[in-house]
Molecule: small-subunit ribosomal RNA
Organism: uncultured bacterium
RNA sequence: AGAGUUUGAUCCUGGCUCAGGGUGAACGCUGGCAGCGUGCCUAAGACAUGCAAGUCGUGCGGGGGCCGGUCUGAACUUCGGUUCGCCCGGCCCCAGCGGCGGACGGGUGAGUAACGCGUGGGUGACCUGCCCGGAAGUGGGGGACAACCCGGGGAAACCCGGGCUAAUCCCCCAUGUGGACUCGCCCCCUGGGGCGCGUCUAAAGCCUCACGGCGCUUCCGGAUGGGCCCGCGUCCCAUCAGGCAGUUGGUGAGGUAACGGCUCACCAAGCCGACGACGGGUAGCCGGUCUGAGAGGAUGGCCGGCCACAGGGGCACUGAGACACGGGCCCCACUCCUACGGGAGGCAGCAGUUAGGAAUCUUCCGCAAUGGGCGAAAGCCUGACGGAGCGACGCUGCUUGCGGGAUGAAGCCCCUCGGGGUGUAAACCGCUGAACGGGGGACGACCACCGACGGUACCCCGCUAAUAGCACCGGCUAACUCCGUGCCAGCAGCCGCGGUAAUACGGAGGGUGCUAGCGUUACCCGGAUUCACUGGGCGUAAAGGGCGCGUAGGCGGUGGCUCACGUCGGGUGUCAAAGCCCGCGGCUCAACCGCGGAAACGCACCCGAUACGGGGCUACUCGACGGCGGGAGAGGGGAGCGGAAUUCCCGGAGUAGCGGUGAAAUGCGUAGAUACCGGGAGGAACGCCGAUGGCGAAGGCAGCUCCCUGGACCGCCCGUGACGCUGAGGCGCGAAAGCGUGGGGAGCAAACCGGAUUAGAUACCCGGGUAGUCCACGCCCUAAACCAUGGGUGCUGGGUGUCGGGAGCUACUCCCGGCGCCGUAGCUAACGCGUUAAGCACCCCGCCUGGGAAGUACGGCCGCAAGGCUGAAACUCAAAGGAAUUGACGGGGACCCGCACAAGCGGUGGAGCGUGUGGUUUAAUUCGAAGCAACGCGAAGAACCUUACCAGGCCUUGACAUGCCGGGAACCCGCCCGAAAGGACGGGGUGCCCCCUCCGGGGGAACCCGGACACAGGUGCUGCAUGGCCGUCGUCAGCUCGUGUCGUGAGAUGUUGGGUUAAGUCCCGCAACGAGCGCAACCCCCGUCCCUAGUUGCCAUCAGCUCGGCUGGGCACUCUAGGGAGACUGCCCGGGAAACCGGGAGGAAGGCGGGGAUGACGUCUGGUCAGCAUGGCCCUUACGGCCUGGGCUACACACGCGCUACAAUGGGCAGGACAACGCGCCGCAACCCGGCAACGGGUAGCUAAUCGCUAAAACCUGCCCUCAGUUCGGAUUGGGGUCUGCAACUCGACCCCAUGAAGCCGGAAUCGCUAGUAAUCGCGGAUCAGCUACGCCGCGGUGAAUACGUUCCCGGGUCUUGUACACACCGCCCGUCACGCCAUGGGAGUGGGUCCCACCUGAAGUCGCCGAUAGCCCCCUAACGGGCAGGCGCCUAGGGUGGGGCCCACGACUGGGGCGAAGUCGUAACAAGGUAGCUGUACCGGAAGGUGCGGCUG
Repeated sequence: AGAGUUUGAUCCUGGCUCAGGGUGAACGCUGGCAGCGUGCCUAAGACAUGCAAGUCGUGCGGGGGCCGGUCUGAACUUCGGUUCGCCCGGCCCCAGCGGCGGACGGGUGAGUAACGCGUGGGUGACCUGCCCGGAAGUGGGGGACAACCCGGGGAAACCCGGGCUAAUCCCCCAUGUGGACUCGCCCCCUGGGGCGCGUCUAAAGCCUCACGGCGCUUCCGGAUGGGCCCGCGUCCCAUCAGGCAGUUGGUGAGGUAACGGCUCACCAAGCCGACGACGGGUAGCCGGUCUGAGAGGAUGGCCGGCCACAGGGGCACUGAGACACGGGCCCCACUCCUACGGGAGGCAGCAGUUAGGAAUCUUCCGCAAUGGGCGAAAGCCUGACGGAGCGACGCUGCUUGCGGGAUGAAGCCCCUCGGGGUGUAAACCGCUGAACGGGGGACGACCACCGACGGUACCCCGCUAAUAGCACCGGCUAACUCCGUGCCAGCAGCCGCGGUAAUACGGAGGGUGCUAGCGUUACCCGGAUUCACUGGGCGUAAAGGGCGCGUAGGCGGUGGCUCACGUCGGGUGUCAAAGCCCGCGGCUCAACCGCGGAAACGCACCCGAUACGGGGCUACUCGACGGCGGGAGAGGGGAGCGGAAUUCCCGGAGUAGCGGUGAAAUGCGUAGAUACCGGGAGGAACGCCGAUGGCGAAGGCAGCUCCCUGGACCGCCCGUGACGCUGAGGCGCGAAAGCGUGGGGAGCAAACCGGAUUAGAUACCCGGGUAGUCCACGCCCUAAACCAUGGGUGCUGGGUGUCGGGAGCUACUCCCGGCGCCGUAGCUAACGCGUUAAGCACCCCGCCUGGGAAGUACGGCCGCAAGGCUGAAACUCAAAGGAAUUGACGGGGACCCGCACAAGCGGUGGAGCGUGUGGUUUAAUUCGAAGCAACGCGAAGAACCUUACCAGGCCUUGACAUGCCGGGAACCCGCCCGAAAGGACGGGGUGCCCCCUCCGGGGGAACCCGGACACAGGUGCUGCAUGGCCGUCGUCAGCUCGUGUCGUGAGAUGUUGGGUUAAGUCCCGCAACGAGCGCAACCCCCGUCCCUAGUUGCCAUCAGCUCGGCUGGGCACUCUAGGGAGACUGCCCGGGAAACCGGGAGGAAGGCGGGGAUGACGUCUGGUCAGCAUGGCCCUUACGGCCUGGGCUACACACGCGCUACAAUGGGCAGGACAACGCGCCGCAACCCGGCAACGGGUAGCUAAUCGCUAAAACCUGCCCUCAGUUCGGAUUGGGGUCUGCAACUCGACCCCAUGAAGCCGGAAUCGCUAGUAAUCGCGGAUCAGCUACGCCGCGGUGAAUACGUUCCCGGGUCUUGUACACACCGCCCGUCACGCCAUGGGAGUGGGUCCCACCUGAAGUCGCCGAUAGCCCCCUAACGGGCAGGCGCCUAGGGUGGGGCCCACGACUGGGGCGAAGUCGUAACAAGGUAGCUGUACCGGAAGGUGCGGCUG
């Protein structure tokens, strides 16, 4: 410090996600030791039990016990004494009176948005027990109540009555240093201080060694702790905008320690609020803590400070201090006891229980230390505290060893089988020595004693090699293989994995990371400059308000003087401690702790500075405004006037149609339309001018004239003197549609009605047509209200056009203002903007913060309504977007090709048959091929074989390969069962090589038999796991690279452009220059000639002849097959810049001469695991192997490819003629004979330019047939044969005789072909025993027609354009409906929470009044008076009744929304998306949507 994720790729915008750090955690797996921390975040729910606040006898009286004692009494007596009582003393216990402390310490975070907290101040408005310093005092007298005793009530708690009594308890008198109060005066000034008169006002004793000590009283001061007040700071919601009745202030009184409306009476009517009152929600605040570079954000657990609370609520008492956690009273809820009459209780103290929860500990030890209360002290108390325990909850330290040890054990994993990994890892050897055992043994304690922790830490000795786990390994992100699984099971933080070979699931081996832990979850900060102060934006990504006027506010020109508020400098105080940081130090280190330092942004005060900002004063003119003089304009409002056109009415004239469309129809018209003429009525809009023009703030504004009126501009440089800019709220204006009332209504025209179109057509087109469009007045207030660009000011190159005004040495020269275009710098993601900024700056306003839900819901405001303004959330997605790029596509454009269309010839589709396929059937009909590019395809040969299929019979080391053992040579023959395979049996036979040799034998190779194992075998699966090969676009004209250049980049350029070509062929141009794969050429065949060579050819030439190149003879020709020549736009004419094109000559041949071979980068996840090869998977007495038979030949059908035809340019018969390519010894077979024939029988020749297949056929000549289902056509069937073959039943071909079917030229549709082609005719070959071949591959014979042309169909190429497509139009995508799930709005209402108002009631309690001629107490003779009880009243917790606000939950039904695998209907949008789209509004329609009006160009 960044990374992943939108795309085919790119840049940008933008959200989501990850890597980091943190935690009072929890959960999963695992878990050795120690130290230091830390541990109910939930139910401020409820609590059993124990403990947590007492102490003082040196304040006082008593009760009990023990001990002692001088005296004394009683009883007993063993006469020693014992026991009891009284008194005195001591010790102990108990409660009481009294004092101090229970207001501290400890807990919790409910409440609280507040002077609660933080920070800094104020108190002339206050208090402060104990403590410290100082001053003065402590004399006299009186009284009561507990305890106790007696009596009584009650279950208990406890209570009542009577009687006695002490004190540091209570009271009076005295003293008055002092103090308090009234009044007067002085200083000071809020109630501060001083002086004076008057009045009032204190005290307690105890101990003692009698020295003294501890107390007590009054006052002053200090210290400490508090009370109250103030400035500033302190969360969210404005869909909370107005709030307040003691409310705001005053006077007086009450109250308090004290100010105050704190409380009360009266008077006044104020006070708070957009600088956010009031209301709602949430929350204890801070020091700090976490994070962050910082600014900031989040947080407030432990520790520390403050606050608040103590079951919920109210109240006061006591006291220095409380409205009091372990005090009191009352109400409420709950729990417990009860004898039902009454009582008791409050763990948010420590521990513990229960409940809740994902979750949080011991009913421990000790007061030894620190601290606290009481005490003179000893001491007592102290769950504060010090410790220990439990929990890996966190931080920190430590251990599970260290060294040696193999080309490297075993096991496991992988493997290409060679090997590799785990791995020096282990074993093994040596060393050390956590735990553990033993011994010693603290500090913490101070002047003595005293140690819970603890026999712990630590030290010494001895001794054992001595726990490792967890997560991850697709990218981000460090770490890879095998197996299993097969969109299943599962994973997942984001992107995404899994549908048979998954580094992503599960296991394993291995690896990576961390380590007594490791992961997960939750939450916070970070990354996120993604709320942007530091530090963002708004033309098109989200975002400029529709426009103006203007309030508050913000901002503000030039010079001078002044103040010192901001600002700046210095100083002082404060910013507690702890923490953070630095240094030093202590525990063996560290964590932890101690000491010191530094820091502390802030706040307050004092002093100083005055540039800038600000306040005050003064001056100025350049900002702004005004004056005078001009001209321009559809600027606004009102009134009047005008012509053209449409429609309607009347008249004329006139006849059969008009109108309308892609074509029609509805409609109008013989009742006279349309077309034409004349007259009239009425409404609306204003042609030409007219514009790329003008005006206005925007919306918007257009005939002409007049009236009223706003603004801008130019010139003069005259006046004022900063008067300015912006503008939250507010006010006004605001197209169209729409609404109200009243007019008006020609044309147009939502809705509606017809006609067409269509699958439908609620549309597009046509005929009608109502609101409306128009006017007046009043509403509505929206828009693509757009320049998608807020307003103002200054600054920053130019060019060009135009409108208005001006200057001028008149030149299209200059100045000012406006409206456009192009462009510099600069800006921008790019597109683009560019003095009319989207540049450089400043000021002010508005607005944005992922998409959807949604401009929706709720609330509020506005509106007559329609609706507008404001404006969410749940839920859901991993994107949604902008610009540009390359493609692809378009019912976009331009150019150009191709038998693509057209022109033409012949076919297919109909028939019969052949063949292939689908389908069906079957035991099986084996498998594959599937639009073009599967279908006479794999098949160039299925009767058995083939054969992969089916049935049955059999075999297992196998039909085949390699290795081992035993036997045997091999091999041959015979017999039995059997359909064969196979099974079982018998006989003959001994070879070859080597060695020994006693002639028996031993060993070995090929081969055979038997046996066991390793293995063989599989046409079983996967052609998306593959190789190879092939099809296809396509013989199409293309596809790329290097360097350079341009662009942020994808990418572009080159390859585009102008010509030309069959061609990216060539030429020219050009930021490109070159190059590669393609094209072409090089190769083969054909066409001409030549050379070479002659067992075919020739009477060409000579001779012979049974006349046939037959023979001699000869290679000239034909031919054969090897080589060569020839053609290159070379020549001429014309055009052209060139390339090249047109024409011509010559030539066998021309402008690529004809044909073939040859197939770029790539596409179709094209085809083939069944040709072969091959990874993986699967079967192994079978998914292998053998055999017999069957099947692949089935047949109601459907399709493809063909053959033969339908006839007379034909059929039949007879005669006659001319090829080429090829093939043949397992063969081709002449010729002869037999047979009607297929064929058979003989046999010559030929291993083949020699012989044979061989006849070519169409064709020609002659004759017959005469338009007929025929002398066409040959299917089908019957009979008889031939041939091949082991075998023709299923299921061969051929021959003969007989039979003679459909069919008379073929619907929609569709195929081939541009020349030696189509058409037509035959011939050959491969495969092959034969053949279902009419197929295929070749060969030659005869031999046409047509092409105007490129509009259209199909395919393709180049450029361009649009795009929401990129598995790329067979794309994308919208809405209704149906189904499932989810959240949510409305909803008759129901339940609950909270708050407010009115009234009723009203405990305890303070306060006020009464408190008597009665009750009680005190003083007192009594009276009077005082107090208490009691009564009344105000207030009031709570309760009740009624009403209301807000919030939550539930709710029949209902509304839309989101998501969901392949549902239904249509096709709205994206390409001119097939009617350009979008938009506000209105109406309509199953739905997308359609239409009207106006607007926008995106």